A computed fold for a 544-nucleotide part of an RNA from a freshwater metagenome, annotated as large-subunit ribosomal RNA, domain I.
[in-house]
Context: one part of a larger RNA
């Protein structure tokens, strides 16, 4: 030194745990802001550095409901307090709520500088209160070149502005990698990305459709139709619809004809407001019938009913014996209860100990909110080509785009340029044109639900994760840290059942360890469950 065997140190795998995660279902809830918001700054505790809570009333003040004995947050200690005149918790509503910040008296390097104006207050210097950004829209009032006016200006009211949930939705822009096995049409794709609006949902939406049977009947999803018909350097690919099953389901109001009223002026028009009227054989306006149609339904309205949410109550049944142990919930007898044997705790595994659950009951105060009843609003029929039913509109031409459809034979929707009708004896459309022949009535408007998501909430689930794993993030995590900045971005989890966290002696500056002692265990001692290997001794053994 090698091999063994026993025993430590190191060092953290492994197991075993979960306070936090992931994913999904059901409901709710879908907004917050000039009454200053989302988000920070700074502050506020006896001691207070970080988290939370809260703002000079500052780990909090009122009030109003629950609720029971303790209570001054994470957090431990000491002081010192508060509390059956009911704290402290817990729900509701309400007061305070610094400065910044859309930030809005000006200004600014964000949390800060500097002001006008009226009111109060002070001998003063100065305090304190209110107010003072812009923008569009009403109204008033003033007033230029310019006579009347108008432009502008001033006041007041009102409203907007900003955040977000990296979701959904609509619109306005709009790539390219890719794919065609190269690439240019074409593909990725109206997609990713930018911008603007919206809403709890958005768009759509009551036929100038569909469609070929003398059908249908608003729109949205969804299953089929269907990878069909089709569209394509007919290449890679793209790619409907009617029809039929389903969820849902709801219809309506302007404009104009006429009728009146008000007003302006260019004196015959035009604006306004009321009343008519709203569909394919319609209104109007004349003349005629029945005689109020007719309540069935739809719509709008205000009121908030029932209920629900936001706090809680009450809730069966072993204080059972033995045995093991530190510890009973195990085990071995005996009981009981069940509309409750979900689930957590609790010194091992508990239906009957604690929280619970099962079932039943609850609201002063908010907030949601049906049906129903209430008010409103919506009405027959015949005859008359007298009058009115969206115009720079349809409709052409070019030039684009959108349609599953790439100019095709390309209709049908949209429009940049240019031309430009008809008016119910009209007009549109049935994939060029045209005829018949069928349907519909453009050029104004709104309109619930079935559908799309999920930042919030609330209960539930899991052949999801268990600490190099699940979020990045189970501890002061978007924190230390790192970057000029955009931005990047960590590591860290377990003593014990209970601190019982080791008084007392000794060594020893201490670190630190003996001894005592607690405790079932201290090789559970705070560098704390378990503690593998690597890596390093210590004893002994045999070889050399």
């Nucleotide at each position: 030194g090698g091999c063994g065997c026993a025993u430590g140190g190191u060092g953290a795998a492994u197991g075993c745990c979960u306070u936090g995660g992931c994913a999904c279902c059901a409901g709710g809830a879908g907004u917050c802001g000039a009454a200053g918001a989302a988000g920070g700054a700074c502050g506020c505790g006896a001691u207070a550095a970080g988290c939370u809570g809260c703002g000079a009333u500052a780990a909090g003040c009122u009030u109003u409901g629950g609720g029971u004995a303790g209570g001054c947050g994470c957090a431990a200690a000491u002081a010192g307090c508060c509390u059956g005149u009911g704290a402290u918790c817990c729900a509701a509503a309400g007061a305070u709520u610094u400065c910044c910040g859309a930030a809005u008296g000006g200004g600014g390097c964000a949390a800060c500088c500097c002001a006008g104006u009226g009111a109060g207050c002070a001998a003063a210097c100065g305090c304190u209160c209110a107010u003072u950004a812009c923008u569009g829209u009403a109204u008033a009032c003033u007033a230029a070149a310019u006579a009347c006016a108008u432009a502008g200006g001033u006041a007041u009211a009102u409203a907007g502005g900003g955040a977000c949930a990296c979701a959904c939705c609509u619109a306005g822009g709009g790539a390219a990698c890719u794919g065609a096995a190269a690439c240019a049409u074409c593909u990725a794709a109206g997609u990713a990305c930018c911008u603007a609006g919206a809403g709890g949902a958005a768009g759509a939406g009551a036929a100038a459709g569909a469609a070929a049977a003398a059908u249908c009947g608003a729109u949205u999803u969804u299953c089929u139709a269907a990878g069909u018909a089709g569209c394509g350097g007919c290449g890679a690919g793209c790619g409907a619809a009617a029809g039929g099953g389903a969820a849902a389901g709801a219809g309506c109001c302007c404009a104009a004809a006429c009728c009146a009223g008000u007003a302006a002026c260019u004196u015959g028009u035009u604006a306004c407001u009321g009343g008519g009227g709203u569909u394919g054989c319609g209104g109007a306006u004349a003349g005629g019938c029945u005689a109020u149609a007719a309540a069935a339904u739809g719509g709008a309205g205000a009121g908030g009913u029932a209920u629900c949410u936001u706090a809680a109550u009450c809730g069966a049944a072993u204080a059972a014996a033995g045995c093991u142990g530190g510890a009973a919930a195990g085990c071995u007898u005996a009981a009981c209860c069940g509309u409750a044997g979900a689930a957590g705790g609790u010194a091992a595994u508990a239906g009957u100990c604690c929280u619970g659950u099962a079932g039943a009951u609850g609201a002063a105060a908010a907030g949601a909110g049906a049906a129903g009843a209430c008010u409103c609003c919506a009405a027959g029929c015949c005859u008359a080509a007298u009058c009115c039913a969206g115009a720079g509109u349809a409709c052409c031409a070019c030039g684009a785009g959108a349609c599953a459809c790439g100019a095709g034979a390309a209709a049908c929707c949209u429009u940049g340029u240019g031309g430009g009708a008809a008016g119910c004896a009209g007009g549109g459309a049935g994939g060029a044109c045209c005829a018949c022949c069928u349907c519909c009535c453009a050029a104004g408007g709104c309109u619930a639900a079935a559908u799309a998501c999920u930042a919030c909430c609330u209960g539930g689930u899991g052949a999801c994760c268990g600490a190099u794993a699940g979020u990045g993030a189970a501890g002061a995590a978007g924190u230390a840290c790192c970057g000029u900045g955009a931005g990047g971005g960590a590591a860290a989890g377990g003593u014990g059942a209970a601190a019982a966290g080791a008084a007392c002696c000794c060594c020893g500056g201490g670190a630190g360890g003996g001894g005592a002692g607690u405790g079932a265990a201290a090789u559970a001692g705070a560098a704390c469950c378990u503690g593998a290997a690597a890596c390093c001794g210590u004893g002994u053994g045999u070889c050399u």
Notes
The coordinates come from a structure-prediction model, not an experiment, and the mean pLDDT is 84.